[in-house]
RNA sequence: AACAAUAUAUUGUUAAACUCACGUAUAUGUGCAGGAAUUGGCCUGCAUGUCUCUACCUGGUCACCGUAAAUGAUCGGACUACGGGGUUAAACUUUCAUGGC
Numbered sequence: 001a002a003c004a005a006u007a008u009a010u011u012g013u014u015a016a017a018c019u020c021a022c023g024u025a026u027a028u029g030u031g032c033a034g035g036a037a038u039u040g041g042c043c044u045g046c047a048u049g050u051c052u053c054u055a056c057c058u059g060g061u062c063a064c065c066g067u068a069a070a071u072g073a074u075c076g077g078a079c080u081a082c083g084g085g086g087u088u089a090a091a092c093u094u095u096c097a098u099g100g101c
Base pairs, nucleotide, nucleotide: 001014002013003012004011005010006009019086020085022083023082024081025080026055029048030047031046032045033044034043035042040065041064049056057077058076059075060074061073062072063071
């Protein structure tokens, strides 16, 4: 949206389906606890951050640490929620074209 039923405003049936980029949110961020590695720089958990469910990681480069317990900077890369679009699909209607009767 159409159709059907009846009690006339409810019920039932048809009846399915992709993908793309964009916008908003969040900064794939922040604060802790426990554990682990140092040929490494992680793992587990809690909290916080969004009018928000979920997620909170990964790769490169540079730095730093020098066997110790702690990472930092930077450049790329998502997922999820919502929104308006594009695309696709389904149902119904109309119009046109072609063919048949």
A computed fold for a 101-nucleotide RNA, annotated as Purine riboswitch aptamer. Its mean pLDDT, the model's own confidence on a scale to 100, is 78. The model forms 100% of the base pairs in the Rfam consensus. Its Rfam family is "Purine riboswitch aptamer". About the family: Riboswitches are metabolite binding domains within certain messenger RNAs that serve as precision sensors for their corresponding targets. It was read from a public genome assembly, where an Rfam model found it.